Background
This is a predicted complex of two RNAs, RNase P RNA and transfer RNA, with 457 nucleotides together. Rfam match: Bacterial RNase P class A. Rfam classes the family as a ribozyme. The prediction has a mean pLDDT of 76.
RNA sequence: AGCAAGCGAGGCGAUCGCGAGCAGGAAACUGCUCGAGGAAAGUCCGAGCUCCGUAGAGCAGGGCGCUGGGUAACACCCAGUGGGGGCGACCCUAAGGCAAGUGCCACAGAAACAUACCGCCCGGCGGAUUCGAUCUCCGGGUAAGGGUGAAAUGGUGAGGUAAGAGCUUACCGGCAGUCAGGUGACUGGCUGGCCGAGGUAAACCCCGUCUGGAGCAAGACCAAGUAGGGAGGCGCGACGCGCGAAUGCGUCUAAGGGCUGCUCGUCUGAGAUCUCCGGGUAAGGUCGCUCGAGGCAGCGAGCAAUCGUUGUCCUAGAUAGAUGAUCGCCGCUGGAUCGUUUGUAAGGACGGUCCAGAACAGAACUCGGCUUACCGCUUGCU
RNA sequence: GCGGGAUUGGCCGAAUGGCUUAGGCGCUGGACUGUGAAUCCAGCCACGAGAGUUCGAUUCUCUCAUCUCGCCCCA
Numbered sequence: 001a002g003c004a005a006g007c008g009a010g011g012c013g014a015u016c017g018c019g020a021g022c023a024g025g026a027a028a029c030u031g032c033u034c035g036a037g038g039a040a041a042g043u044c045c046g047a048g049c050u051c052c053g054u055a056g057a058g059c060a061g062g063g064c065g066c067u068g069g070g071u072a073a074c075a076c077c078c079a080g081u082g083g084g085g086g087c088g089a090c091c092c093u094a095a096g097g098c099a100a101g102u103g104c105c106a107c108a109g110a111a112a113c114a115u116a117c118c119g120c121c122c123g124g125c126g127g128a129u130u131c132g133a134u135c136u137c138c139g140g141g142u143a144a145g146g147g148u149g150a151a152a153u154g155g156u157g158a159g160g161u162a163a164g165a166g167c168u169u170a171c172c173g174g175c176a177g178u179c180a181g182g183u184g185a186c187u188g189g190c191u192g193g194c195c196g197a198g199g200u201a202a203a204c205c206c207c208g209u210c211u212g213g214a215g216c217a218a219g220a221c222c223a224a225g226u227a228g229g230g231a232g233g234c235g236c237g238a239c240g241c242g243c244g245a246a247u248g249c250g251u252c253u254a255a256g257g258g259c260u261g262c263u264c265g266u267c268u269g270a271g272a273u274c275u276c277c278g279g280g281u282a283a284g285g286u287c288g289c290u291c292g293a294g295g296c297a298g299c300g301a302g303c304a305a306u307c308g309u310u311g312u313c314c315u316a317g318a319u320a321g322a323u324g325a326u327c328g329c330c331g332c333u334g335g336a337u338c339g340u341u342u343g344u345a346a347g348g349a350c351g352g353u354c355c356a357g358a359a360c361a362g363a364a365c366u367c368g369g370c371u372u373a374c375c376g377c378u379u380g381c382u
Numbered sequence: 383g384c385g386g387g388a389u390u391g392g393c394c395g396a397a398u399g400g401c402u403u404a405g406g407c408g409c410u411g412g413a414c415u416g417u418g419a420a421u422c423c424a425g426c427c428a429c430g431a432g433a434g435u436u437c438g439a440u441u442c443u444c445u446c447a448u449c450u451c452g453c454c455c456c457a
Base pairs, nucleotide, nucleotide: 001382002381003380004379005378006377007376008375010330011329012328013327014326015325016324018035019034020033021032022031023030024029037360041371042370044369045368046367047366048365049215050214051213052212056264057263058262059261061211062210063209064208065207066080067079068078069077070076081095082093083092084091085090096206097205101204102203103200104199105198117146118145119142120141121140122139123138124137126136127135128134154172155171156170157169158168159167173195174194175192176191177190178189179188180187181186219287220286221285222284229277230276231275232274233273234271237252238251239250240249241248256268257267258266259265278456279455280454294313295312296311297310298309299308300307301306332357333356334355335354336353337352338351339350340349341348342347383453384452385451386450387449388448389447392407393406394405400437409425410424411423412422413421430446431445432444433443434442
């Protein structure tokens, strides 16, 4: 100068103050006990729980995507494989398929997926020239060279050839087959010129796998109040009973609506309909509401994540939102100074005095993660 | 608290992953005019921030920041 892992998030006392519970009291109030975090945050994932008048089937949509394991579950964690970065400690990795199909690849370039611009080589009726060389024209071969580009049809050397080319060969890379190892991703060996096949799927898509939706303002009960008021959309049928009739009740179905994308299906339904306007309250009260996949310690299994078992503990539930402030002492870090000691010295160790500093931030149904913000210390390694 | 949406010059607002990011209003300067308005000409000013995928990002993906809308009762 860096890399990784771990730990802590000051303690005690006094005074004043806040919230909850319990006890006392007729009440005012008094006493005791308890009272934020590693991220309580962002709300990015996964669940519990509750409701949707059972949420059934299909399609669409969405999430995930190397392997094995962990877990209630996950996009999380652990251990590995492949790839990439770093001198290194170590870190990163959305990492299935472009050899199913389609799309795109700007500009440049001849050509961006099947192509000959320049160049090189061969042949030719020819033309220019006395012939040759050279130039030009036509036909063909060539992806080795030039040039363009982010990317140009395996790379380098040698042979070979008219010039070239995996055309041949050595090494490297890829692919296919096979053998061995591994639970597996994969690795290693051998054989085959097999080199046909550009890139892009955080492009459509294909494959595998998971998936009903909404969210504690869910939801249940109680209470109060105005105007269950106005406008518009859709529908306003059939049957039965009762009745003198208006009408009332029941059943069935239509439109509409619920099952939070669509269809089938199902439920509701002659207004328990939908939308908008308007009004009410200020988030009315109680429950949900904190004992839970819970914390701590020991032992055991496992490389680890994690799991099992025994013991022990109960540790915030507010609702515009409590958990704070001041003072004193001690502790921590830094600076200055003094003393002692060690040392040749720089400096180190111990003790005293003074000054300064201590971050990010605050529960709102509850958990498991991720991400972001942020102070200090310790250990190991390069 | 929970759920959706958005962010491009001073304002509004468009974009197939590809040239210097359109256009309108505005602003500045000039022309015209006695002066001003209108008109004409020229110019200035942008992809919220940081990573990743890609040859290449306003656009695709992730993280962060900011803004905005909805929710209760009559029901």